[in-house]
This is a predicted structure of a 480-nucleotide part of an RNA (small-subunit ribosomal RNA, 3' major domain) from a mine metagenome. RNAcentral holds the full RNA, with entries from SILVA. The prediction has a mean pLDDT of 86.
Context: one part of a larger RNA
RNA sequence: UGACGGGGGCCCGCACAAGCGGUGGAGCAUGUGGUUUAAUUCGACGCAACGCGAAGAACCUUACCAGGGCUUGAAGUUCAGGUGGUAGGACCUGGAAACAGGGACGACCUGGAAACAGGAGCCUGAAGAGGUGCUGCAUGGUUGUCGUCAGCUCGUGUCGUGAGAUGUUGGGUUAAGUCCCGUAACGAGCGCAACCCUUGCCCUUUGUUGCGACCACGUAGAGGUGAGCACUCUAAGGGGACUGCCGGUGUCAAACCGGAGGAAGGAGGGGAUGACGUCAAAUCCUCAUGGCCCUUACGUCCUGGGCUACACACGUGCUACAAUGGCCGGUCCAGAGGGCAGCGACCCUGUGAGGGGAAGCGAAUCCCAAAACCCGGUCUCAGUUCAGAUCGAAGUCUGCAACUCGACUUCGUGAAGGCGGAAUCGCUAGUAAUCGCGCAUCAGCCACGGCGCGGUGAAUACGUUCCCGGGCCUUGUACA
Numbered sequence: 001u002g003a004c005g006g007g008g009g010c011c012c013g014c015a016c017a018a019g020c021g022g023u024g025g026a027g028c029a030u031g032u033g034g035u036u037u038a039a040u041u042c043g044a045c046g047c048a049a050c051g052c053g054a055a056g057a058a059c060c061u062u063a064c065c066a067g068g069g070c071u072u073g074a075a076g077u078u079c080a081g082g083u084g085g086u087a088g089g090a091c092c093u094g095g096a097a098a099c100a101g102g103g104a105c106g107a108c109c110u111g112g113a114a115a116c117a118g119g120a121g122c123c124u125g126a127a128g129a130g131g132u133g134c135u136g137c138a139u140g141g142u143u144g145u146c147g148u149c150a151g152c153u154c155g156u157g158u159c160g161u162g163a164g165a166u167g168u169u170g171g172g173u174u175a176a177g178u179c180c181c182g183u184a185a186c187g188a189g190c191g192c193a194a195c196c197c198u199u200g201c202c203c204u205u206u207g208u209u210g211c212g213a214c215c216a217c218g219u220a221g222a223g224g225u226g227a228g229c230a231c232u233c234u235a236a237g238g239g240g241a242c243u244g245c246c247g248g249u250g251u252c253a254a255a256c257c258g259g260a261g262g263a264a265g266g267a268g269g270g271g272a273u274g275a276c277g278u279c280a281a282a283u284c285c286u287c288a289u290g291g292c293c294c295u296u297a298c299g300u301c302c303u304g305g306g307c308u309a310c311a312c313a314c315g316u317g318c319u320a321c322a323a324u325g326g327c328c329g330g331u332c333c334a335g336a337g338g339g340c341a342g343c344g345a346c347c348c349u350g351u352g353a354g355g356g357g358a359a360g361c362g363a364a365u366c367c368c369a370a371a372a373c374c375c376g377g378u379c380u381c382a383g384u385u386c387a388g389a390u391c392g393a394a395g396u397c398u399g400c401a402a403c404u405c406g407a408c409u410u411c412g413u414g415a416a417g418g419c420g421g422a423a424u425c426g427c428u429a430g431u432a433a434u435c436g437c438g439c440a441u442c443a444g445c446c447a448c449g450g451c452g453c454g455g456u457g458a459a460u461a462c463g464u465u466c467c468c469g470g471g472c473c474u475u476g477u478a479c480a
Base pairs, nucleotide, nucleotide: 001480002479003477004476005475007474008473009472010471011470012469013468015464016463019427020426021425022424023423026319027318028317029316030315031314032313033312034310035309042053043052064305065304066303067302068301069300070299077127078126079125080124081123082122083121088105091102092101093100094099108119109118110117111116130294131293133292134291135290139288140287141283142282143281144279146277151190152189153188154187155186156185157166158165159164170181171180172179196271197270198269199268201239202238203237204236205235207233210229211228215226216225217224242265245259246258247257248256249255321420325379326378327377328376329375330374337368338367339366342361343360346357347356348355349354386417391412392411393410394409395408396407397406433456434455435454436453437452438451439450
């Protein structure tokens, strides 16, 4: 100087408390451990591994296993030789395929009148390729984490023999090393804040594919039509909030408390943004790369299997255990997205998944396209008209192919489950809870995941004694 203390002081954070809803019990989904296996490819392991890499494992992917092929190789560069009726190649034989053997037909470019020469391509030989093989404790790059915590430093000066200190401590204040005051310090840098995006109010401009007030037309009904651009909206520009104004508190300060006006008030809400560093943290399987290792194999191609196993254990989720509900019928309202090998209205057909036609739309025009809510009926507290696992049968769709191992539909079957021990998690407002919708990946899909979007919409916070994490000052230390 740091680090640490079941030392002290001050202060924060859904840290506790106050509340609401969960997890832990059940079934299923998914990841992991373990076990099994020919293989169950590999990585990730307290927080910060475990719905993580994986925004899509039937083949492919695929790195694993079994078997079968190839050996200058699946792809790339260069050299030498050969060939250049050569490349390609319908087809034939063997084969599960890869591949091996044969093969009718049969091209191209440059120079040249031609002969011919050269090239592309192919074959042979070589130099070299190739490796998701090892080392993340040799590395770059990228990332997590403490933590969006308020810190981390430097120059000069001063103090100290020196390591160092001072500044950065103190008194207030703040979300903040934020600002003010004091001060052997005076300044500065990286962080904080602001500048950026979005959302909330207003104005101007814009007026179709959007809109519906006025005037017509029109309909069973409808911005459906003419006309219009007020309003909503679109998307570009601007305004608006600054403790600016008033009162109080405060040290006459910084600031805090209350109020006015205002769509919004003291950082308005949300995002992006992550200091010096820590963990030899993660990644050699994104990529790059030193070293080591393999080179008829640790390279590469194919068929099939595996990554989907299952006594069990854990994590993360979904669905429930019902009446604030289930079922049946009726009926209303979003936002953000996506769409041509696509979205597909509408019609016909099927109980249905779907099928057969098919308008419109490369989309403010057409389409995908809401649910909870609300209204009426029914069930009447039961393992039930709750719950839907499991299993049987018949189907649909995608795809070369759904046996291992897809999703969905219909009929039947109808398991556990009575609100969950110790323990433990999230959340302070348009939040939690609850309801659906979209997208990426993607032929399809094991999505109940992830990332977004809107609809409905709470309760509680006395407070900082305690638990956890963190910041500042101080104190002790046999630790560095």